Overview:
The part of an RNA shown here (large-subunit ribosomal RNA, half A) has 1607 nucleotides and comes from Mesonia aestuariivivens. The sequence was found in a public genome assembly. Its Rfam family is "Bacterial large subunit ribosomal RNA".
Context: one part of a larger RNA
RNA sequence: GGCGUAUGGGGAAUGCCUAGGCUCUCAGAGGCGAAGAAGGACGUGAUAAGCUGCGACAAGCUGCGGGGAUUGGCACAUACAAGUUGAUCCGCAGAUAUCCGAAUGGGGCAACCCACUAUACUGAAGGUAUAGUAUCCGCAAGGAGGCGAACCCGGAGAACUGAAACAUCUAAGUACCCGGAGGAAGAGAAAACAAUAGUGAUUGCGCUAGUAGCGGCGAGCGAACGCGCAAUAGCCCAAACCAUAUCGUUUACGGACGUUAUGGGGUUGUAGGACCACGACAUUUGAGUUAUAAUGAAUUAGAACAAGUUGGAAAUCUUGGCCAUAGACGGUGACAGCCCGGUAUAAGUAAAGAGUAAUAAGAUAGUGGUAUCCUGAGUAGUGCGGGGCACGUGAAACCCUGUAUGAAUCCGGCGGGACCAUCCGCCAAGGCUAAAUACUACUGAGAGACCGAUAGUGAACCAGUACCGUGAGGGAAAGGUGAAAAGAACCCUGAAUAAGGGAGUGAAAUAGAUCCUGAAACCAUACGCUUACAAGCGGUCGGAGCCCUUUGGGGUGACGGCGUGCCUUUUGCAUAAUGAGCCUACGAGUUACUUUAGUUAGCAAGGUUAAGAUGUUCAGCAUCGGAUCCGUAGCGAAAGCGAGUCUUAAUAGGGCGUAUAGUUAGCUUGAGUAGACGCGAAACCGUGUGAUCUACCCUUGGGCAGGUUGAAGCUGUGGUAACACAUAGUGGAGGACCGAACCCGUUGACGUUGAAAAGUCUUGGGAUGACCUGAGGGUAGGGGUGAAAGGCCAAUCAAACUCGGAAAUAGCUCGUACUCCCCGAAAUGCAUUUAGGUGCAGCGAUGAUUUAGUUUUAUAGAGGUAGAGCUACUGAUUGGAUGCGGGGGCUUCACCGCCUACCAAUUCCUGACAAACUCCGAAUGCUAUAAAAUGAUUUUCAUCAGUGAGGGCAUGGGUGCUAAGGUCCAUGUCCGAGAGGGAAAGAACCCAGACCAUCAGCUAAGGUCCCCAAAUAUAUGUUAAGUUGAAUAAACGCGGUUGAACUGCUUAGACAGCUAGGAUGUUGGCUUGGAAGCAGCCAUUCAUUUAAAGAGUGCGUAACAGCUCACUAGUCGAGCGGUUCGGCAUGGAUAAUAAUCGGGCAUAAACAUAUUACCGAAGCUAUGGACUAUAGAUUACUAUAGUGGUAGGGGAGCAUUGUAACAGGUUAGAAGGUGUACUGCGAGGUAUGCUGGACUGGUUACAAAAGAAAAUGUAGGCAUAAGUAACGAUAAUGCGGGCGAGAAACCCGCACACCGAAAGACUAAGGUUUCCUCAGCUAUGCUAAUCAGCUGAGGGUUAGUCGGGACCUAAGGCGAACCCGAAAGGGGUAGUCGAUGGACAAGCAGUUAAUAUUCUGCUACCUGCUAUACGUUAAAAGUGACGGAGGCAUAAACUUGGUGCGUACUGACGGAAUAGUACGUUGAAGUAAUCGAAAGGUUACGAUAGUACACUUAAGCUACGGCGGCGGUGAUAAUCCAGGGGAGUGACUUCCAAGAAAAGCGAGUAUAGCAGCCCGUACCCUAAACCGACACAGGUAGUUGGGAUGAGAAUUCUAAGGUGCUC
Repeated sequence: GGCGUAUGGGGAAUGCCUAGGCUCUCAGAGGCGAAGAAGGACGUGAUAAGCUGCGACAAGCUGCGGGGAUUGGCACAUACAAGUUGAUCCGCAGAUAUCCGAAUGGGGCAACCCACUAUACUGAAGGUAUAGUAUCCGCAAGGAGGCGAACCCGGAGAACUGAAACAUCUAAGUACCCGGAGGAAGAGAAAACAAUAGUGAUUGCGCUAGUAGCGGCGAGCGAACGCGCAAUAGCCCAAACCAUAUCGUUUACGGACGUUAUGGGGUUGUAGGACCACGACAUUUGAGUUAUAAUGAAUUAGAACAAGUUGGAAAUCUUGGCCAUAGACGGUGACAGCCCGGUAUAAGUAAAGAGUAAUAAGAUAGUGGUAUCCUGAGUAGUGCGGGGCACGUGAAACCCUGUAUGAAUCCGGCGGGACCAUCCGCCAAGGCUAAAUACUACUGAGAGACCGAUAGUGAACCAGUACCGUGAGGGAAAGGUGAAAAGAACCCUGAAUAAGGGAGUGAAAUAGAUCCUGAAACCAUACGCUUACAAGCGGUCGGAGCCCUUUGGGGUGACGGCGUGCCUUUUGCAUAAUGAGCCUACGAGUUACUUUAGUUAGCAAGGUUAAGAUGUUCAGCAUCGGAUCCGUAGCGAAAGCGAGUCUUAAUAGGGCGUAUAGUUAGCUUGAGUAGACGCGAAACCGUGUGAUCUACCCUUGGGCAGGUUGAAGCUGUGGUAACACAUAGUGGAGGACCGAACCCGUUGACGUUGAAAAGUCUUGGGAUGACCUGAGGGUAGGGGUGAAAGGCCAAUCAAACUCGGAAAUAGCUCGUACUCCCCGAAAUGCAUUUAGGUGCAGCGAUGAUUUAGUUUUAUAGAGGUAGAGCUACUGAUUGGAUGCGGGGGCUUCACCGCCUACCAAUUCCUGACAAACUCCGAAUGCUAUAAAAUGAUUUUCAUCAGUGAGGGCAUGGGUGCUAAGGUCCAUGUCCGAGAGGGAAAGAACCCAGACCAUCAGCUAAGGUCCCCAAAUAUAUGUUAAGUUGAAUAAACGCGGUUGAACUGCUUAGACAGCUAGGAUGUUGGCUUGGAAGCAGCCAUUCAUUUAAAGAGUGCGUAACAGCUCACUAGUCGAGCGGUUCGGCAUGGAUAAUAAUCGGGCAUAAACAUAUUACCGAAGCUAUGGACUAUAGAUUACUAUAGUGGUAGGGGAGCAUUGUAACAGGUUAGAAGGUGUACUGCGAGGUAUGCUGGACUGGUUACAAAAGAAAAUGUAGGCAUAAGUAACGAUAAUGCGGGCGAGAAACCCGCACACCGAAAGACUAAGGUUUCCUCAGCUAUGCUAAUCAGCUGAGGGUUAGUCGGGACCUAAGGCGAACCCGAAAGGGGUAGUCGAUGGACAAGCAGUUAAUAUUCUGCUACCUGCUAUACGUUAAAAGUGACGGAGGCAUAAACUUGGUGCGUACUGACGGAAUAGUACGUUGAAGUAAUCGAAAGGUUACGAUAGUACACUUAAGCUACGGCGGCGGUGAUAAUCCAGGGGAGUGACUUCCAAGAAAAGCGAGUAUAGCAGCCCGUACCCUAAACCGACACAGGUAGUUGGGAUGAGAAUUCUAAGGUGCUC
């Protein structure tokens, strides 16, 4: 280290619980608000941070009612109070009700600031109190405004998406925005429907009906009439006519006419009314008032039990009772009708009050006549353009209207789907109208086969909180001690108030506050076995040894055999292709409607209700309800006919029908419409939010050390007729030069899980300009802005962000969860804007149905492949013969001819080719018939699929290179979806198809020396190369060896060796410088002598020579050569992990042939068992055949949660957790030990949020890397002392080091208590900490003059009036806001732990009022009031040196001070005088202040040395000289780009007295406190900024001051 057992830690799953949700039912209510809402801010308690309540009357005040003992909310503590003289509490009605908010006196950055008028207080100013003061509409009375969940009406109105693209269309009049109303809204009493019959306002429901229709006639959209129900309700004006009043006209003054207002009258289509005549007071309805009154708040009454038993506790159990108009529910120490609260029931009344009765304003009718009058006008209609109607312009009626036109008047008008006629219905151009219907933010009562803390709301808990974001907006986690706190007195360890150990409480403390149960990952401890030569997907089979044992068994496992995880996706994955660190919880085919098929049930030529109604024991059920739907008859385009009908001339023929079963409901499968199995885009559109980043612009401010150069102009001199020009000065220009601050970002390095989500170091560019920068503003998303890079618009840009449409869409990827049984594919054809998708067919499954199917043999056929052939065609074609014809040459030209080593036809001989040649022509396959075999394999129909990426091998082909593990077809096979054995290892090659078990047997392929089961088998050969045994490597080579055939020589002596000869003509001729056998050429290479000897096979020479060979003889003595074909070897032979045949190795254990035996698989057999199908039996079986399996189909089951019924279990211990044993093929189940401490299982049926290992899944927890990287500027620490449990870091001291145009000091912004003191160290601090910007408590910010307001205006904002716009809204005058600007009065010193121009002291100044005195026309002008650059003048602060002076100190031993060193040598505002043009200076006062110094010294502390320094006292020194410096001010010069506004000021002065409001003020501020997620090497406007060096704010060193950067 591994395995096992036990015990713990850690963690928070599981179980149980519920305080909270979710979905509904019934009822109520359906609004609140200028009488100040909704929502907030701030307050309010004895102590009080939060929530709740309340409002300066502040966890409350008053009255009435109820109630009756405790009370001061959550909230459990202490203190103090209240209450039977009735509190707290409950109900009703009142009072009070700060500030903001419509917000309303004006303003504003919400919760703040500033006013005016009237009255009151005070002497005025100043201040306070009460009331009022917004806008719009309206004559007035009065009203409006804003908020609120859905429902409703109107205005305006998308896109994604679907159409497999897209444009009409769809989505959809949806989402969103806007206006408006109500408890409902809208609609509504026919210029309506209908059709020869009728209905009689509107609204909603069920049907009609997915019908008629509309529709790129695509996708889709989709009525009405009519029927059944719910609920029912009808009315009023305008007009005609009459009257009154007003005004006007006119008049013969009698009146008439007209306008306006009011009253009467009157309201419709079989027309009605006015008018005339007649007649009558009916009927119905009815606001309001009065009486009565059910009901109605808090509230009251409200039955009935004991004992024993177990237990911590009884409600359990046992026994015996009781109540019930009450056995709902909840609680009580486990499960309670009788213990408690309640419940049934009964009672009660304030406000209010349905209903009933009475009264009653008012409203409401008739008959006849028909001369005249009235009956809704820019209307109806029409043209054009649109929209709405189911209806997309269509034949398009009807309705609405932007535009242009434009009637009729009852003898009239409109409609009935173009239009016309007839007929029918109705009366527009005015208005009101309940109920039935829609919704639920809110209140009460209840319900659930809804959830139970990762669920259910985002939220069970102080949640729209913490937190994130500039903002719109986004948005968590987090429940449980116990019955009761009985919440652990006391002791011990410890620095400790940490933690632990005892003790005690309790039934239990392993219930101890991180608290019920307490799983897993993960981390430990103890014990048993085992482990240090071992290579291992970690298991499985065998198994020695050891340990334990209840003797059944359990634990471990040396050694050996076999063995490349899971998922997904694929032709194919151990793959080095995807996904997962591990564990736990959660996590994906659902629901509604329509429809198809199956099945079960009811009824059946019929079946069935829907809405609704009634009843009720009210989750529900029953009964009505027959509208409707399906079926019962079809055919035809239809009229129509009908068991037939259509076609047709037809009676023919043919098509479709006719011989009947349906329908309703439940369940299951599939389809359609919906998000439709889950997760996932990039995008599109709509409303909003953003210019604190950044781009540009506007307004108003600020900044740029120092040095250099030397333009124009001007002056002098020279020069010119005069200019010009030259020269010397002066001058100070410049998108000039160098270079800090500042801005930028060129180079290199570092950094790259950073110090930093863009930096550091180095180097570099600009640095008076098109410069940089602050504050306040403006421009907004198809928009802005852009010296233009598609740059920037909040770390986001080829179209920001946020929320919504929205679950967009995704032919794409990924994932998709328990078991067993049966069957079991495809990767092909056709088509496709199609090729990784889909449709149909093919192949699978299930059910029914059918009688074919397959194989063999025989017979008969069709056919043109393989092969073959070509003098049999078409075409191609080798060699030869012949040589038509042509070319070339010759013939002076032509003709006739001739020649030809040119091309070449036909024919002949010869050879030979073809997918698109065939005189021929198989095998196989195919068709038919017959017989036999086989036995469900076939057909058809219905329903449900998957597949439509294939791959290897063999054979036949195409293509390619007769390349490919290539590609395309065909036939077969296997893999796919197939395990086992062999081929070392291998998807498809060989063998062979796995139901399970067996320590049985036989074989296949392949093997038998060892690894490794079986022959060191047998016989005969071959190989010598480790060939075998690299891929079986090739051409080509080889006197390797072996075999066969043919052939030659040979005892007349071969072959090889040895001995000897190898001559002559002749140096053959030619050539040559030479050529003699041997450079070359020629040749009849001849001849002679010989046993034999070439006019020469090689070597050699300049040429000869020389050495050889052929040939011959001798010797030797038996075989020796040649050619061809085989076997096995051999060279050719060169690659990458390690030489490898799989290895060792082997001379066989290689190779070949033959033979025998054996081994060898999940094959076959044997034995036992399980299941399926068929048949027979039937229920106990038997026989036969079978049981590999992906996609996929079918069947049967297990488990989980809940419901109902039935009978159960449980404190004598349920669920859950954790072990053990048994059991089922399996999912699983049962029993029991321990833990646990209250619920829970069985059977049957039902219903589902119903099963996880994977989705780079979601959440939490825990590992790993790893005790590893790192600990954030390399400016630096060391020592002594102190406090303390503890000191590298804290405090003190001494050294050292660093910054010093900062790393010092002061402001603005921003932060918001970080400031100071005390106490503390769990967290924070990258370590420790006694320290702290940390924790806890307490304290701290003082203003007439500083900054802001009570003053002003800029850009810009808002905005009466006014203009524009569907609405919302956009502009905008007067005004009103708005600083970054204008205006405006204080200094020094002292003091606190912490504030100071604020307090104190002293000394000043400003404004107003009152009083007194003096003076004064007003308005206007004016002033305020402005650029850059430059030099000049003047000059403050500050600073250096010197001298003098003061104080202190120093001197080696001594003396001296005329020596030296250090420090100091100072003093404001203001007033007055004076100088100056001004700024400012000077003088006096201020100032007997104070500072510095010296002496003395209190409290306190002490280590006894001292520290400390309240207070007191004292004396005193230059207002010197010389430089540097240049804030500020002044006028001036020059240039072109020509450089705010308003308030204020401008007539008051002097003296005295009084008055002087609100807000800010701590602390940090180049930073540890701001912006950057951090105590972050970054960023952040302005002021000041000493000395030496130096031109300088550069550089280096340093002062004051600060610091040593938190390992």